[in-house]
Overview
Small-subunit ribosomal RNA, 3' major domain from a Verrucomicrobiota bacterium, 477 nucleotides, folded computationally. NCBI's taxonomy places the organism under Bacteria, Pseudomonadati, Verrucomicrobiota. It matches the Rfam family "Bacterial small subunit ribosomal RNA". The coordinates come from a structure-prediction model, not an experiment, and the mean pLDDT is 82. It was read from a public genome assembly.
Context: one part of a larger RNA
RNA sequence: UGACGGGGGCCCGCACAAGCGGUGGAGCAUGUGGCUUAAUUCGAUGCAACGCGAAGAACCUUACCUGGGUUUGACAUGGACGUGGUAGCUGGGGCGAAAGCUCUGGCGACCCGCAAGGGAGCGUUCACAGGUGCUGCAUGGCUGUCGUCAGCUCGUGUCGUGAGAUGUUCGGUUAAGUCCGGCAACGAGCGCAACCCUCGCCUCCAGUUACCAGCGAGUAAAGUCGGGGACUCUGGAGGGACUAACCCGUUAGGGUGGGAAGGUGGGGAUGACGUCAAGUCAGUAUGGCCCUUACAUCCAGGGCUGCACACGUGCUACAAUGCCUGGUACAAAAGGAUCCGAUGCCGCGAGGCGGAGGAAAUCCCCAAAGCCAGGCCCAGUUCAGAUUGGAGUCUGCAACUCGACUCCAUGAAGCCGGAAUCGCUAGUAAUGGUAGAUCAGCUACGCUACCGUGAAUACGUUCCCGGGCCUUGUACA
Numbered sequence: 001u002g003a004c005g006g007g008g009g010c011c012c013g014c015a016c017a018a019g020c021g022g023u024g025g026a027g028c029a030u031g032u033g034g035c036u037u038a039a040u041u042c043g044a045u046g047c048a049a050c051g052c053g054a055a056g057a058a059c060c061u062u063a064c065c066u067g068g069g070u071u072u073g074a075c076a077u078g079g080a081c082g083u084g085g086u087a088g089c090u091g092g093g094g095c096g097a098a099a100g101c102u103c104u105g106g107c108g109a110c111c112c113g114c115a116a117g118g119g120a121g122c123g124u125u126c127a128c129a130g131g132u133g134c135u136g137c138a139u140g141g142c143u144g145u146c147g148u149c150a151g152c153u154c155g156u157g158u159c160g161u162g163a164g165a166u167g168u169u170c171g172g173u174u175a176a177g178u179c180c181g182g183c184a185a186c187g188a189g190c191g192c193a194a195c196c197c198u199c200g201c202c203u204c205c206a207g208u209u210a211c212c213a214g215c216g217a218g219u220a221a222a223g224u225c226g227g228g229g230a231c232u233c234u235g236g237a238g239g240g241a242c243u244a245a246c247c248c249g250u251u252a253g254g255g256u257g258g259g260a261a262g263g264u265g266g267g268g269a270u271g272a273c274g275u276c277a278a279g280u281c282a283g284u285a286u287g288g289c290c291c292u293u294a295c296a297u298c299c300a301g302g303g304c305u306g307c308a309c310a311c312g313u314g315c316u317a318c319a320a321u322g323c324c325u326g327g328u329a330c331a332a333a334a335g336g337a338u339c340c341g342a343u344g345c346c347g348c349g350a351g352g353c354g355g356a357g358g359a360a361a362u363c364c365c366c367a368a369a370g371c372c373a374g375g376c377c378c379a380g381u382u383c384a385g386a387u388u389g390g391a392g393u394c395u396g397c398a399a400c401u402c403g404a405c406u407c408c409a410u411g412a413a414g415c416c417g418g419a420a421u422c423g424c425u426a427g428u429a430a431u432g433g434u435a436g437a438u439c440a441g442c443u444a445c446g447c448u449a450c451c452g453u454g455a456a457u458a459c460g461u462u463c464c465c466g467g468g469c470c471u472u473g474u475a476c477a
Stems, first nucleotide, its partner, number of pairs: 001477002003474003007471007015461002019424005026316008034307002042053002064302007073128001077127007088107008110119003130291002133289003139285001141280003144276001146274001151190006157166003170181003196268004201239007211228002215226003242262001245256004318417001322376007335364002339358002344353003383414001388409007430453007
């Protein structure tokens, strides 16, 4: 000087407390461990691995296994030789699961050049290719984490023999090393804050595909039409908030009014010096090591989906603030070209037929909870929907292993969950639906966004956890 303490002081954080809803029990989905297996490819492992890499495992993907093939190779560059009915396209036969091997036909190019010839291509051969093989403890890059915590340092000066100290400590204050005051310090940098995006109020500009107040037309109804530039909205430019005003306080700050908004207005992006030899050689890059008729590469089939079990994360429930049936209302944000697909017709339905319109403020995809009416009457039920049988639809070369969805039948566990444990302080929790990426289809109940409805509680900081500053002890570095 640090680190540590079941030392002390001060102070924060959904850390506790106060509340609301969960997990832990059930069934299912998903990930992991384990077991099994020819293989169940690999990685991730306290917080910070476990709906994680994977924003799509039937084939492909695919890295694994079994079997069948290829060996200058699926791909690149260069050298040598050969080929000129060559490359490419296309047909037939044999073996075969395919890949491939093999036999045999047809058509038939391109560039430079008058030509000879050369190039490209193809074949043979040689250098080499190739490796998701190992090492993240050889690395780059990127990322997680402490933590959006308020810290981490430097120059000069001063003090100390020196390591180092001071500044950065102290008194207040703040979300903040934020600011004020004081001080052997005076300044500065990386962080904080602000500058950026978005939401909330107003003004101006601009009106098509959006809008419709007034005027006219028109309809069963409808901005449907003429038109309008008011309003909504769209999207560009500005304004607005700064402790500016008033009161209190020496200041930082506290209160009041005005205001759409008030003391960081809400949300986002933004992550200091560093820590964990943290994670990633399987995203890519890359040193070294290793394989080279195989640890490369092609193909078929299988596996990654196996199941005595254990754990994590979720979904659906156990019901009456509910469930069922009928009627009826209101979004936002996305997406759409061999894509979104309306009206119509067929089917109980999944879906089919058909195809208006739409590269989209124009057309399409567009809610559910809610509200109104009726039924159920506390029951393993008109709760719950697992499982199983049958019949189908769709995608796709192909749904046996191993897809989703529909209909009929079946109708399991489950009556609110032990010890324990998680999230959340407001348009939040809870609850309801919608969209998108990936994607032929989909195991999505996941993820990322969007809107609808919309709470309760915080006395307080003794305690648990994590963190910041000062101080103290130490046989630790």